[in-house]
Parts: sequence; C1' cells; structure tokens
RNA sequence: CUCAUCCAGAGGGGCAGAGGGAUACGGCCCGUUGAAGCCCCGGCAACCCUCCAGUCGGUUCUCGUACGACGUCCACGUCGCAGCGAGGCUCCCGACUAGGGAAGGUGCCAAAUCCGUCUCACGGCGAAGUGCGUCGUGAGGAAGAUGAG
Repeated sequence: CUCAUCCAGAGGGGCAGAGGGAUACGGCCCGUUGAAGCCCCGGCAACCCUCCAGUCGGUUCUCGUACGACGUCCACGUCGCAGCGAGGCUCCCGACUAGGGAAGGUGCCAAAUCCGUCUCACGGCGAAGUGCGUCGUGAGGAAGAUGAG
C1' cells in the first nucleotide's frame, strides 16, 4: 500500500499498586470487592491451514471443423495446433457458496471498534416555509484494530 472482517464468542491465579476504555474533546462506563503492565494456566474464534459437496470460469478435458507437418497418386492415416464451434466435470488450476476439523502461525477473552464528532437522507421540535439550531433513526465516510498478501 491492497483486500477481507469488526452488533457473535471466550477468565482464573500470581506479582504489582492507580489508573483504564487507541488519540483530542464530549458522553457513558470499568477500577482499592484491585486499573495499566508483566508472568502462568485455561478458553473463544476460525484469518492463514485442512477435509467434503455444489456452482461457475479457465491458459482444463472431450468432440467436430479449419490450418500445418509427415507418409501417400488420391481417398485416407498419424501427429501438432496460439483459429472457430459444441459439449463435459474424468484430470489440472482458480473463484464463490454451504458444511466439518483444530495440530501449528497470529489474534482475541466488559460494554457494537462502548457511543458521538465528518457527509447525506428521513422524521420531530424551535423563533411561522431553499436556511439555521437541536433531538432521533438510517446509510456512507474518516480514524483505528486484526488477519492475509
């Protein structure tokens, strides 16, 4: 930098001793019944990995045709094939979908990534209408986290 995911799930012990929920602000929470951090053990999940089935596609397979090479008087035969057409899932590769596994590499184990912040749409309210403010709902974005490349 690119892609995917982020409303599910899963905690005990020891050391430590006041903060923590990424950052800033606002809100709301967690924390002396012990925060952060470090260590041990346990667990969750299924990104990488792996098994099975299906669908689709291909530089895959089969057939036909065209073309080329060789043999041949020709017919034809064998071989090749970056063209054209049809069909298939027997082989190979890839993508997707559904399901199973968990040894290993990561990750994770309060609250949606705790919520909001920016944009748009819709609705309510306010000083009587494109506007502005505010509240709510929805969609998207930004930022961030994790994995794979």
Predicted 3D model of a 149-nucleotide RNA (SAM riboswitch aptamer (S box leader)) from uncultured Streptomyces sp. The sequence is in RNAcentral, with records from MGnify. Its Rfam family is "SAM riboswitch aptamer (S box leader)". Its family is annotated with regulation of gene expression in the Gene Ontology.